[in-house]
RNA sequence: CGCAGCGGGACAGACGGUCGCCGGUGGGUUCGUCCCACGGGAGGAAAGUCCGAGCUCCGCAGGGCAGGGUGCCGGGUAACGCCCGGUGAGGGUGACCUCGAGGAAAGUGCAACAGAGAAGAGACCGCCCGCCCGUCUCGCAAGAGACCGUCGGGUAAGGGUGAAACGGCGGGGUAAGAGCCCACCGCGCCCUCGGUGACGAGGGUGGCAAGGCAAACCCCACCCGGAGCAAGGCCGCGUAAGGAGGCGAUGCGGCGGACCGCAAGGGACGCCGUGAAAGGGCUGCCCGCCCGAGCCUCCGGGUUGGCUGCUGGAGGCGUACGGCAACGUGCGUCCUAGAGGAAUGAUCGUCGGCGCGGGAGUCGGGCGACCGCAUCGCGCAACAGAACUCGGCUUACGUCCCCUGCGACCA
Numbered sequence: 001c002g003c004a005g006c007g008g009g010a011c012a013g014a015c016g017g018u019c020g021c022c023g024g025u026g027g028g029u030u031c032g033u034c035c036c037a038c039g040g041g042a043g044g045a046a047a048g049u050c051c052g053a054g055c056u057c058c059g060c061a062g063g064g065c066a067g068g069g070u071g072c073c074g075g076g077u078a079a080c081g082c083c084c085g086g087u088g089a090g091g092g093u094g095a096c097c098u099c100g101a102g103g104a105a106a107g108u109g110c111a112a113c114a115g116a117g118a119a120g121a122g123a124c125c126g127c128c129c130g131c132c133c134g135u136c137u138c139g140c141a142a143g144a145g146a147c148c149g150u151c152g153g154g155u156a157a158g159g160g161u162g163a164a165a166c167g168g169c170g171g172g173g174u175a176a177g178a179g180c181c182c183a184c185c186g187c188g189c190c191c192u193c194g195g196u197g198a199c200g201a202g203g204g205u206g207g208c209a210a211g212g213c214a215a216a217c218c219c220c221a222c223c224c225g226g227a228g229c230a231a232g233g234c235c236g237c238g239u240a241a242g243g244a245g246g247c248g249a250u251g252c253g254g255c256g257g258a259c260c261g262c263a264a265g266g267g268a269c270g271c272c273g274u275g276a277a278a279g280g281g282c283u284g285c286c287c288g289c290c291c292g293a294g295c296c297u298c299c300g301g302g303u304u305g306g307c308u309g310c311u312g313g314a315g316g317c318g319u320a321c322g323g324c325a326a327c328g329u330g331c332g333u334c335c336u337a338g339a340g341g342a343a344u345g346a347u348c349g350u351c352g353g354c355g356c357g358g359g360a361g362u363c364g365g366g367c368g369a370c371c372g373c374a375u376c377g378c379g380c381a382a383c384a385g386a387a388c389u390c391g392g393c394u395u396a397c398g399u400c401c402c403c404u405g406c407g408a409c410c411a
Stems, first nucleotide, its partner, number of pairs: 001407005007402005013351007021041002024038005043383001047394002050392005055228004062287004067224005072086005087101001088099004102219002107217002109213002124159002126155005132149001134147005167185002170182003186208001187206008232308004242299006251274006259266002279291004315334008353380005363372003
């Protein structure tokens, strides 16, 4: 100097003027949607709605099944599918990056076509041996050797097919081969050491029977109640004691007791206890539990208004300590939008950032490779708007700084 590393971090222009918006505090007020003063007013992603929660309601009744989620180890966190650190595997020369990371010997299933054969499978081309037919050579003969073809036997090392072929590789052995045997690697089992652990290192033993896919069904471990701010709460307005159909309880006991009655007695109603029950709830089903005197279905009518929830938090910033880190604890300090069809906009000036040109072959710096200022001109400035609020992830995107790796050049 060039290239690279989803390595780490910061910002998201600043200041001032004029006009125009929303809300807060204080004051004035002719009480009007008014006036004055002083503060405040979009994001790192506000996006996607993918996760987790706070909060509200069902509701203080749980349990099981179904369903769903996560999936190596340890830690962080309110929690998570997130973050930090590690282990193993894969990619890359490397800095680094990625991971669908439990179980295939519980069971079921899948791998088209090709191929002999796709999990106890398999012989197409080959290689070896033997009988027979034929040809050739040697030989006096017996016989020996070579080649071709059929048949029989042996083989799975070589080649082919395929995404993948029943351990890999080197040697021995064999008629030719094969873990048939041996060394090394891989795999199973056992032991020792290190580590909280995932796992790692070493030693011994066994020829060695267990390929791939579970982001296929499944098994195992752990976790999960549901619905959601259009949740919910309060106030107001207003209609048509609206119409039709269906299913129902009003029981028993005790206490009090208006009223009636000459009295005996009757007795509406209220309270307590208990039984039964239409219907409803526990937001998929079952068990179980709770509420319960009025409910369920259809048609028709009225209201779609206002206030609240709505911003002080698992909060921000600074600092000390602990920890590799994520993060935690202590101390100090700060209050940073709350709209309600939806507010922060428009315009002017200056400065700053980036790019191009010139300055620059002659200026400045450096031993050198190389680097660069003032001033001037032209241009550019990304992705993108809260709507109850937080912790994350994912996606979109401009500029700058730091660290590290590789390559070339200079010294």